[in-house]
RNA sequence: AUUUGAGAGUUUGAUCCUAGCUCAGGAUGAACGCUGGCGGCGUGGAUCAGGCAUGCAAGUCGAACGCUCCCCAUCACUUUGUCUUUAAUUCAACGAGGGAACCAAAAAUAAGGUUAAUCGUGAAAAUUCAGGUCAAAGUGAUGGGGGGAGUGGCAAACGAGUUAGUAACACGUAGAUACAAACCCCCAACACACGCAUAACCAGUCGAAAGAUUGGCUAAUUCGUGAUAGUCCCCCCACGCAAGUGGUGGGUAAAGGGUGUCCGCAAGGAUUACCGGUUGAGGAUUGGUCUGCGACUUAUCAGCUAGUUGGUAGGGUAAUGGCCUACCAAGGCGAUGACGGGUAGGGGAAGUGAGAGCUUGUUCCCCAACGGCGGAACUGCGAUACGGUCCGCACUCCUACGGGAGGCCGCAGUCGAGAAUAUUGGUCAAUGGACGAAAGUCUGAACCAGCGACGCCGCGUGCUCGAAGAAGCCCUUCGGGGUGUAAAGAGCUUUUCUCCGUGAAGAACCUUCGGGUGACAGUAACGGAGGAAUAAGGAGGUGCAAACUCUGUGCCAGCAGCAGCGGUAAUACAGAGUCUCCGAGCGUUAUCCGGAUUUAUUGGGCGUAAAGGGUCCGUAGGCGGCCAGGAAAGUUUCUGGUUAAAUACCCAGGGCUCAACCUUGGGGGUGCCAGGAAUACUAUCUGGCUAGAGGACGUUAGGGGCUGAUGGAACGGUCGGUGUAGGGGUGAAAUCCGUUGAUAUCGACCGGAACACCAAAAGCGAAGGCAUUCAGCUGGGACGGUCCUGACGCUGAAGGACGAAAGCGUGGGGAGCAAACGAGAUUAGAUACCUCGGUAGUCCACGCCCUAAACGAUGAACACUGGCUAUCUGAAGUGUCGACCCUUUAGGUGGCGAAGCUAACGCGUUAAGUGUUCCGCCUGGGAAGUACGGCCGCAAGACUAAAACUCAAAGGAAUAGACGGGGCUUCACACAAGCGGUGGACCAUGUGGCUCAAUUCGACAACAAACGAAGAACCUUACCAGGGCUAGAAACCCCAAUGAAAUCCGCCAGAAACGGCGGACUACCCACAAGGACAUUGGGGCAGGUGCUGCACGGCUGUCGUCAGCAGGUGCUUUGAAGUGCAUGCUUAGAUGCCAAAACCUGCGCAACCCUUACCCUGUGUUUUAUCUGUCACCGGGAACUGCCCGGGAUAACCGGGAGGAAGGCGAGGAUGACGCCAAGUCAGCGUGGCCCUUGAUGCCCUGGGCUGCACACGUGGUACAAUGGCCGGAACAAUGGGUUGCUAAGCCGCAAGGCGGAGCUAAUCCCAUCAAAUCCGGUCUCAGUUCGGAUUGAGGUCUGCAACCCGACCUCAUGAAGUUGGAAUCGCUAGUAAUCGCCAAUCAGCUAUGUGGCGAUGAAUACGUUCCUGAAGCUUGUACUCACCGCCCGUCACAUUAGGGGAGCCGGCAGUAGCCGAAAUCCCGCCGUUGAGGCGGGCUCAAGCUAAAGUCGGUAACAAGAAUGAAGUCGUAACAAGGCACCGGUAGCGGAAGCUGUCGGUGGAUCAAUUA
Repeated sequence: AUUUGAGAGUUUGAUCCUAGCUCAGGAUGAACGCUGGCGGCGUGGAUCAGGCAUGCAAGUCGAACGCUCCCCAUCACUUUGUCUUUAAUUCAACGAGGGAACCAAAAAUAAGGUUAAUCGUGAAAAUUCAGGUCAAAGUGAUGGGGGGAGUGGCAAACGAGUUAGUAACACGUAGAUACAAACCCCCAACACACGCAUAACCAGUCGAAAGAUUGGCUAAUUCGUGAUAGUCCCCCCACGCAAGUGGUGGGUAAAGGGUGUCCGCAAGGAUUACCGGUUGAGGAUUGGUCUGCGACUUAUCAGCUAGUUGGUAGGGUAAUGGCCUACCAAGGCGAUGACGGGUAGGGGAAGUGAGAGCUUGUUCCCCAACGGCGGAACUGCGAUACGGUCCGCACUCCUACGGGAGGCCGCAGUCGAGAAUAUUGGUCAAUGGACGAAAGUCUGAACCAGCGACGCCGCGUGCUCGAAGAAGCCCUUCGGGGUGUAAAGAGCUUUUCUCCGUGAAGAACCUUCGGGUGACAGUAACGGAGGAAUAAGGAGGUGCAAACUCUGUGCCAGCAGCAGCGGUAAUACAGAGUCUCCGAGCGUUAUCCGGAUUUAUUGGGCGUAAAGGGUCCGUAGGCGGCCAGGAAAGUUUCUGGUUAAAUACCCAGGGCUCAACCUUGGGGGUGCCAGGAAUACUAUCUGGCUAGAGGACGUUAGGGGCUGAUGGAACGGUCGGUGUAGGGGUGAAAUCCGUUGAUAUCGACCGGAACACCAAAAGCGAAGGCAUUCAGCUGGGACGGUCCUGACGCUGAAGGACGAAAGCGUGGGGAGCAAACGAGAUUAGAUACCUCGGUAGUCCACGCCCUAAACGAUGAACACUGGCUAUCUGAAGUGUCGACCCUUUAGGUGGCGAAGCUAACGCGUUAAGUGUUCCGCCUGGGAAGUACGGCCGCAAGACUAAAACUCAAAGGAAUAGACGGGGCUUCACACAAGCGGUGGACCAUGUGGCUCAAUUCGACAACAAACGAAGAACCUUACCAGGGCUAGAAACCCCAAUGAAAUCCGCCAGAAACGGCGGACUACCCACAAGGACAUUGGGGCAGGUGCUGCACGGCUGUCGUCAGCAGGUGCUUUGAAGUGCAUGCUUAGAUGCCAAAACCUGCGCAACCCUUACCCUGUGUUUUAUCUGUCACCGGGAACUGCCCGGGAUAACCGGGAGGAAGGCGAGGAUGACGCCAAGUCAGCGUGGCCCUUGAUGCCCUGGGCUGCACACGUGGUACAAUGGCCGGAACAAUGGGUUGCUAAGCCGCAAGGCGGAGCUAAUCCCAUCAAAUCCGGUCUCAGUUCGGAUUGAGGUCUGCAACCCGACCUCAUGAAGUUGGAAUCGCUAGUAAUCGCCAAUCAGCUAUGUGGCGAUGAAUACGUUCCUGAAGCUUGUACUCACCGCCCGUCACAUUAGGGGAGCCGGCAGUAGCCGAAAUCCCGCCGUUGAGGCGGGCUCAAGCUAAAGUCGGUAACAAGAAUGAAGUCGUAACAAGGCACCGGUAGCGGAAGCUGUCGGUGGAUCAAUUA
């Protein structure tokens, strides 16, 4: 200088935390779905290193060599044919002139140049006896060109493909040297002499072919021999420390070709230039080899190694080396992870990320490896060789069956497998490569084109106007709104597109010097013409996350990344409209990074969420006190080198119109290596110190450990005495013991185990753990002051020791207790809880086991950071005669608490605070502490320790509720104390059920059931049957027609509705057209519905409950949900008050206000009465307020008692019902959204029936069962109410119901209504199914009403059932109440009313009290509940599905071991043979193969066991509250199952009590 970090959803009723899952971003060699205009630049077989048809991908050099074939040219000769002829012909060469044409600068002109025709001169030669010309054929020579195989030389370079193997010899980086080198550059020297072959070719042979083979000929830069040479190689000698120098001896080289020039008649020669050859030195470049460091995962791989490790000698190599061989020694590697398993080419770099990191290794570049699989060598500078050789194996092909051929992991292409990856293209024009002197040839490298939206980048699909806004579509509150300037329409432009024309750069090369060469490509670009013309989709719209409505569907169909949506009003499904985002793309899927601080170095944790090892000792390791000096490893700094290029970043530029892309220059950077400097810190070396640590001395406490002895109580047993019928046990019982004498009691003896009081919050120990007393042995600690050593320390992987209870082995012992087991109970069952018995065991010795809630759920060590208080063990001080007390201090054990920490709870000098060091452990829940493997154990089992699969949570702490067979306090006719009922009978009534054509519907714990219904014969009526109507029985509007309309009456048919017929009557304005109003008919918009949904709603209601609660503002506390207020104490009917208090206020409730009533008063006065008064009625007022006294109480609130008073502590009753709960009730009172039916209707009318049906069950009532009574006679006393379609008097008739009658009354007047009954008096009945009881039934009547059959009430006479006080159970009521008695009213024609609502009459009993039942309130506690206990939830069994493990076995892969066999090949040996080669045989090593026994990984499998998940299955109810036996951990036994029991342990137990503070 630059750069640089975002979160959200989801556990809950809500909260904070922990923790996982999911999403938003970027990326890809991608694929899939829908869609698709153009161009540029890139990119494209990731899977079967699976198999491959076809073509091409490596050839070149004739200027190394021999040969062969073809072509051309020339010459010579021969033959044949044709033509010609003795003066011409042919013809080289030279010159002249001229004008025509052409070329020549952008145009014109000129100088100039070129060429044809024309003319002229004319050398030499040939021929004419023959020659010549032309043609054809043949032979030969020379030259040139081309083809072919062969010899020879060069050609593994460059380039291309793939990633099988490989986890370190192969990669990266930094170095090293014992090495080699063809081609390239440079230097020095040399190239002399000779020889033998062989291929091609010729002639044959064999074979189907591939090919093989015999004889003969020949060349070279082929091969060989000899010579010569040095600074080359070897040996030796001398000198030198060495490097090296000098010398003697020996050894090793070679190839020529060819163009130009010159000479030569030619053969040939010379020369210089060029290309080659040989030897040596150097360079450059490329390699070989070696070394340090780095380089995935696994310890459920812990030991590996025999050429192994080293040495000596030799071999081998270009070269070091166990690289190989012989001998010698016994080494080498490993917890800093050897060996083994799995996976993988490595790097530059790429993706992502703030970075650190994490992931990746496609294209491009570097390196390595490979070439069907395995092995091997040859050639060569170089290979153990992709398009070479040999062998084996597998596969494919040819075959005459005898044998042969092949290798696309080169470019295209094909099949296969796969979600998936391109043309059997053009050109060598450029770049690069091989060969060549060169031209050139070859080049699927390369450059181009083709295909694919695969990616990146760019462009376009038009632009400007155009309505307060067309149509269509969508929505709508019906007003309108949206699509929307969008379209249409007008004007403009032409990128793109189509057509026409011009048309590149890329060319630096080659050449015969004239000239020639571009695949791409007629491309890019440019010019012209045309015309808006050719060009838009995908996904999404509940939240995260931008964007919303309608319709359809109805837990269906479907969606979904997570949460989740869908069960009739779905912004979540599907469609439509519209909107949002991106755009030639958009979505989905897969994968990587990010978010994820969710492996935490940066940058996390472990008391309770996952997580401290049971405890200690201690090895390696890690870390380590004070002072001084040395050195300089870490560290810091400076310099140099390197870190290939490309990429990435920054700066400045350039080229394609821009960009992507390409390109130039510069810069910076991490790492590594080397050198220099510094020395604070760490490490190291040296020397000291004493504060850490240890030791000596003194004092001291202790259930520390081991061993031996010892004591008393209790318990059981045995014996004996006394004594008699029970004992024991429990909630209650029984099993059990006892008359053969128990229990009880006394005495004696025996036995084993455990140690009361002291005792404590105490003490000791590393933990587990440790207690009568005494003795012996022994470990550790604390304190005090002095002395000694001098960092000797801390921690501690591995390892070792100890380690409760249970359990195991052997041997003892055995009183009590007590798994298992046997009985008895309980229970639906009871494999339990309770009881009676009882064996292992518990005890001892020795040996194992090694686990616990082994807990402070808190690793060890050190240091620091306010205190108060209690206690244990020491020491010191003041003081005292002494002891205590007190003060100070060290160590231990507790409590409360500052700061701080913590999610909170809580911790807090004994830290969970602040720091340091070391160890252990955690990373969502379940599967699972399980499987497999290993290791330990006698066994039980312990330690170590996964995965598939499955879920979106699991969890911690705290909060508010609810709940508890938790606690405390309080209240209520809740219980208790009483009175009367219900439940039994009969009847009435409602409900269920049954029945029916219909028995309409609703209501079902409390909160349905004499409820809706304050009144079903028709009506009501909603139901059923039958008969009818269809714009409708009732409503509004419009249109048309008709008629005056309307209204009234009658007749006929019919069950009626309905239908048919007839009659009476005539209106308003009027201009007698029309109009208005009305009615009918027809048509239309519509009506109608007691049809559905009370889980769409309004309104109203029930209930908790007339219970005392419910809520808010501000403040305060808490991270927060929330709390406080509204706790505690006292008090109240009361959240009613008082006191107090981080609260102070407020609202809805309570109370009061309102009504009725009890007492009094003023006023008024219809009725009553003759009048006054009074009663009474009405209006208004007064009176009661703990006001007064005593006592209690905090002097308060208030409570108890008393006086007075009509009334006394809210006087009595009513109305009044907080926030809310029950998706409580009602769509059938009414209203109402949505849905449904609307001409054989779910609408409307009518007749009849039904709602009253009857085996039965339940609820609510009435009447009774009788003498406190029935009946008869007589006598007395109310209140509320109602009345004109009404109440109805008097009077008369009837036994009565009632009838006749009609006065009075719109009511304090008249009537119901003498107002009443119980009551009282007198009589009778005399305990019976009765003079009780009245059901039922018969007969006769009355009344209402169109109508009493189904189906009314009442009256009279007759009949006279059950029933003798009611099982379990259950209801109401606390005073004018219960009980008993009648009266009135609503509804109503009448009535089923015994119901309901009121009214009065008579008029009790009891309440000790709050233990219990029910309900409620407050506080508190526990909780795994919040749909809130009618909750939650565990396990077996049954069924289905899924994955994994075991499994008699079976199959396959991989890596080895041992043996057998052993191809090719190197090497070694032998024999034969040669000019040289070579041939045959044997041996060592060795690929593949075979055999054997093991290992490891995988597949498959009868079967058996466990796990997980599933709809509403079965059995129980284990856990959560004290979960009804507190739960849990370890262990053992048992049981259908959860589980139960024994033993030890924990509190992560409620309640109560005690103690301490």